Notes
This is a predicted structure of a 101-nucleotide RNA (SAM riboswitch aptamer (S box leader)) from Ureibacillus galli. Of the family's consensus pairs, 91% are formed in the model. It was read from a public genome assembly, where an Rfam model found it.

[in-house]
């Protein structure tokens, strides 16, 4: 980089550096000098992989990832349902995992 699956309304932050940006992009909509990215430490969340342990349903968290404002913060589609608006379904793009090329 790229395919195949599976998940995505739940969970969960301090502290030091540092100094203006950050939420994936477009639009909105927020967050941010009471301190943004990144980076270091320690905590934690959660259970994909791996481990155990097992009544095969689960449990456990010490290992690989991964997370720790907001639903993936909302939309996004010559889409389906619907008079229609509203809703709700479902694609898309993303994001993490496991396999794989």
């Nucleotide at each position: 980089u790229u395919c195949u699956u599976a998940u995505c309304a739940a969970g969960a932050g301090a502290a030091g550096c540092a100094g203006a940006g950050g939420g994936a992009c477009u639009g909105g909509c927020c967050c941010a000098a009471u301190g943004a990215a990144g980076c270091u430490u320690c905590a934690g969340c959660a259970a994909c992989c791996a481990a155990c342990u097992u009544u095969c349903a689960a449990g456990u968290a010490a290992g690989g990832u991964g997370c720790u404002a907001a639903a993936u913060c909302c939309a996004g589609c010559a889409g389906g349902c619907g008079a229609a608006a509203a809703g709700c379904c479902g694609g898309a793009a993303g994001a993490u995992a496991a396999g794989g090329a």